[in-house]
Context: one part of a larger RNA
RNA sequence: GGAUGAACGCUGGCGGCGUGCUUAAUACAUGCAAGUCGAACGGGGAGUUGUAUUUCGGUAUAACUUCCAGUGGCGAACGGGUGAGUAACGCGUUGGUGACCUGCCCCAAAGAGAGGGAUAACAGUUCGAAAGGACUGCUAAUACCGCAUGUGGUCUAGGGAGUUAGAGAGCCCUAGAGUAAAGGAUACUUCGGUAUUCGCUUUGGGAGGGGCCUGCGUUCCAUCAGCUAGUUGGUAGGGUAAAGGCCUACCAAGGCUACGACGGAUAGGGGGCCUGAGAGGGUGGCCCCCCACACUGGCACUGAAACACGGGCCAGACACCUACGGGUGGCAGCAGUAGGGAAUAUUGCACAAUGGGCGAAAGCCUGAUGCAGCAACGCCGCGUGCGCGAUGAAGGCCUUCGGGUCGUAAAGCGCUUUUCGGGGAGAUGAGAAAGGACAGUAUCCCCGGAAUAAGUCUCGGCUAACUACGUGCCAGCAGCCGCGGUAAAACGUAGGAGGCAAGCGUUAUCC
Numbered sequence: 001g002g003a004u005g006a007a008c009g010c011u012g013g014c015g016g017c018g019u020g021c022u023u024a025a026u027a028c029a030u031g032c033a034a035g036u037c038g039a040a041c042g043g044g045g046a047g048u049u050g051u052a053u054u055u056c057g058g059u060a061u062a063a064c065u066u067c068c069a070g071u072g073g074c075g076a077a078c079g080g081g082u083g084a085g086u087a088a089c090g091c092g093u094u095g096g097u098g099a100c101c102u103g104c105c106c107c108a109a110a111g112a113g114a115g116g117g118a119u120a121a122c123a124g125u126u127c128g129a130a131a132g133g134a135c136u137g138c139u140a141a142u143a144c145c146g147c148a149u150g151u152g153g154u155c156u157a158g159g160g161a162g163u164u165a166g167a168g169a170g171c172c173c174u175a176g177a178g179u180a181a182a183g184g185a186u187a188c189u190u191c192g193g194u195a196u197u198c199g200c201u202u203u204g205g206g207a208g209g210g211g212c213c214u215g216c217g218u219u220c221c222a223u224c225a226g227c228u229a230g231u232u233g234g235u236a237g238g239g240u241a242a243a244g245g246c247c248u249a250c251c252a253a254g255g256c257u258a259c260g261a262c263g264g265a266u267a268g269g270g271g272g273c274c275u276g277a278g279a280g281g282g283u284g285g286c287c288c289c290c291c292a293c294a295c296u297g298g299c300a301c302u303g304a305a306a307c308a309c310g311g312g313c314c315a316g317a318c319a320c321c322u323a324c325g326g327g328u329g330g331c332a333g334c335a336g337u338a339g340g341g342a343a344u345a346u347u348g349c350a351c352a353a354u355g356g357g358c359g360a361a362a363g364c365c366u367g368a369u370g371c372a373g374c375a376a377c378g379c380c381g382c383g384u385g386c387g388c389g390a391u392g393a394a395g396g397c398c399u400u401c402g403g404g405u406c407g408u409a410a411a412g413c414g415c416u417u418u419u420c421g422g423g424g425a426g427a428u429g430a431g432a433a434a435g436g437a438c439a440g441u442a443u444c445c446c447c448g449g450a451a452u453a454a455g456u457c458u459c460g461g462c463u464a465a466c467u468a469c470g471u472g473c474c475a476g477c478a479g480c481c482g483c484g485g486u487a488a489a490a491c492g493u494a495g496g497a498g499g500c501a502a503g504c505g506u507u508a509u510c511c
Stems, first nucleotide, its partner, number of pairs: 001511004006507005013382006019375002021340001026338003030335003035074003040071002043068011081293003090218004095213003100210003105206007113147001115145002122137006152179001154177007183198006219265003226256003231253008268290004272283004295316005318329004346372001348371003354368001355366004385415004395406004420448006429438001455500005460481003466495005476483002
């Protein structure tokens, strides 16, 4: 000198764009943050209209609209947060997968036949303070289960060509075994169905996504020198989507290490960011990619995918409710509270846009996101007037008492209105109509009046800027050298000057 997620002191006019718990991965009141589909299904409630009946209260039934919980489907594994753990194939990069998976989406081929038994809701009985159950009875489906069919795919057996380091993978042919499905809506109808569309099943391919393996790179300590029994390898089996001591049994005795094993400490990694001419050094906040975690530890279930932040079970700590028998909870989501701290914001608005989930759609949900609020925390921009104005006014300070200086500075005269105040108009963002949280915002026009707006640090040298008074090794200053003991340009005050400027200094950290 540059830089910062900064803090502190003094000061503070405006706007744009960013950024904002670096500490206690401490504990959390309250609200919201993941739902949606009636065009999968049965039922319950309400309303409108019609019909039948009526004791004129109603009752039954049909159509339509709407609400509700339940069964079912999809989503909830994304999006959002945090950095605790991790020195590791975690990350980065290069390859491999002949050892693999892939819901939704796209392309292609084939199919969708005929049946069955339940169950929630509901009704009744009942246990419990509650949370939550138990029993009996009824019912539907795109829920569940057999059967049929088998293009295809899987497995078994046989044959063939080619690739390869090798062959278990892939290709072609033959035979056999076992293997799938679901309907809904709309229109037409001769009431049998037909068409369209959304779905369903099997298979092949694609796209995108993922799993696993691998060469190389990836902090400090040798005052850590030896480490290791599933340890290293083999055989067989299990397990997985898949290779593998991943797991198990048996067999062998191996494997790693001074090119640093093992141990300890520290730490999420990268793109990047800061600095520097570069090499390098430092760093990993915001944004993007990857990883890990979700009160602590463990476990599996469902599912295409989880060992699952707002799912489940067990254990523990903590907190809450309780009728003492037993239950409930997890903000490292957005706000917010307490605590800690030098220190870090609103319990805001909206789904209008972008994106996501569901849905045929209308639409619903979305603290993602878009915006607004707070903070000079940062960067950038603008302003606090402009011109003329000497008797060089008054006043302050200094003085050699002549004067010098603040100083064209002020006053005064003229001008302007960025800002500011008042009034009016008023968007783009919404790529067919309508539809805007932001927002009566940005912007524009008119009126008013210099009006509403300057501080802070320094002045011995480094280092730009000097005098007076006070103090008297005191009080104090200080980044280094050093100042202060009676004329201090170094302390304090005043005048003046210099630097930067809505900031200026200080502290901390990095180069």
The prediction has a mean pLDDT of 84. Small-subunit ribosomal RNA, 5' domain from a metagenome, 511 nucleotides, folded computationally. Rfam family: Bacterial small subunit ribosomal RNA. Rfam links the family to the GO terms structural constituent of ribosome and ribosome.